[in-house]
Context: one part of a larger RNA
RNA sequence: CUGGGUGUAAAGGGUGUGCAGGCGGGACAGCAAGUCAGAAGUGAAAGCCCACGGCUUAACCGUGGAAGUGCUUUUGAAACUGUUGUUCUUGAGUCUCGGAGAAGUUGCUGGAAUUCGUGGUGUAGCGGUGAAAUGCGUAGAUAUCACGAGGAACACCAGAAGCGUAAGCGAGCAACUAGACGAGUACUGACGCUGAGCACGAAAGCGUGGGGAGCAAACAGGAUUAGAUACCAUGGUAGUCCACGCUGUAAACGAUGAAUGCUCGCCGUUGCCCCUGUAAAGGGGCGGUGGCUAAGCUAACGCGUUAAGCAUUCCGCCUGGGGACUACGGUCGCAAGAUUGAAACUC
Numbered sequence: 001c002u003g004g005g006u007g008u009a010a011a012g013g014g015u016g017u018g019c020a021g022g023c024g025g026g027a028c029a030g031c032a033a034g035u036c037a038g039a040a041g042u043g044a045a046a047g048c049c050c051a052c053g054g055c056u057u058a059a060c061c062g063u064g065g066a067a068g069u070g071c072u073u074u075u076g077a078a079a080c081u082g083u084u085g086u087u088c089u090u091g092a093g094u095c096u097c098g099g100a101g102a103a104g105u106u107g108c109u110g111g112a113a114u115u116c117g118u119g120g121u122g123u124a125g126c127g128g129u130g131a132a133a134u135g136c137g138u139a140g141a142u143a144u145c146a147c148g149a150g151g152a153a154c155a156c157c158a159g160a161a162g163c164g165u166a167a168g169c170g171a172g173c174a175a176c177u178a179g180a181c182g183a184g185u186a187c188u189g190a191c192g193c194u195g196a197g198c199a200c201g202a203a204a205g206c207g208u209g210g211g212g213a214g215c216a217a218a219c220a221g222g223a224u225u226a227g228a229u230a231c232c233a234u235g236g237u238a239g240u241c242c243a244c245g246c247u248g249u250a251a252a253c254g255a256u257g258a259a260u261g262c263u264c265g266c267c268g269u270u271g272c273c274c275c276u277g278u279a280a281a282g283g284g285g286c287g288g289u290g291g292c293u294a295a296g297c298u299a300a301c302g303c304g305u306u307a308a309g310c311a312u313u314c315c316g317c318c319u320g321g322g323g324a325c326u327a328c329g330g331u332c333g334c335a336a337g338a339u340u341g342a343a344a345c346u347c
Base pairs, nucleotide, nucleotide: 003319004318005317006316007301008300012315014200015199016198017197021194022193023192025088026087027086028085029084030083031082033081034080035077036076037075038074039073040072041071042070049065050064051063052062053061054060091191092188093187094186095184096183097182098181103177104176105175106174107173108172109171110154115149116148117147118146119145120144121143125136126135162169163168205246206245207244208243209242210241214240215239219235220234222232257314258313259312260311261310262309265292266291267290268289269288270287271286272285273284274283275282276281296303297302320347321346322345329340330339331338332337
């Protein structure tokens, strides 16, 4: 250098964007670097292989041949790769019009509920559990009515629904912003695919400053129990919320990398378009999202045009279990730690 793999056995990077590199659509013409063919030179000897010969044979030795798949030079070929020029439109992008959406950021507004405060009514219990107790209450609770304060979350609609690259996104309105899709087929003319780095990245956690209704690690006392550092119950602080900065990890999952092409069908749902139709409805096309299956694949389970089928390109990763998501060192971080990542030993 090479093999076989990567849904569940070890193994897909959490996701995007993107330099170098690798790979890359159709036609025509040129060049000849790769490629192919011929020739020449070289490729030491010994050795290997073949033939013949010499020691009685063999080992051993001698002579000749072949091989030496390579390199260089030269003469050609032009299908493929490359390269140069011209060109094309189907890949990619732009433009016009259109509808859909919890896509993002900021601001404003709303109602229900919990808690608290003030006042009214009212009196002895309330609360909680398997049963209780801690707890609250005659200094008037619970219940009920009115008014007020404050924070967080948005019932129904709600759906195998929708949107977003992923993380994720759900009250209403407005402003600003992004993408996808459909129709037109006007424009550019291969402008493409993949990719160190960079950016984004749930929850918890950290820093500074706010905020704090409910919930609630830690903690306290009450129960349960042989014990109960728990499960249950009463309280309750960080935190949960906001702004700015850090952290950079998850069963970050479809446990399935991205892109492109090809390969029977049936039934839903969602967005747009076309046709028939008064309407209801029906038929067709494109893009999503689900269910069941043919072929095929798979160890099986299962997957099956949203592939785990048939192929191509590029990247990541795996190579027996434990030791070990460890140690040491490096890088990053305020820290917590993250990332990279062994060995001895043992089975």

Predicted 3D model of a 347-nucleotide part of an RNA (small-subunit ribosomal RNA, central domain) from an uncultured Bacteroidota bacterium. It matches the Rfam family "Bacterial small subunit ribosomal RNA". The prediction has a mean pLDDT of 87. The full RNA is in RNAcentral, with records from ENA, Greengenes and SILVA.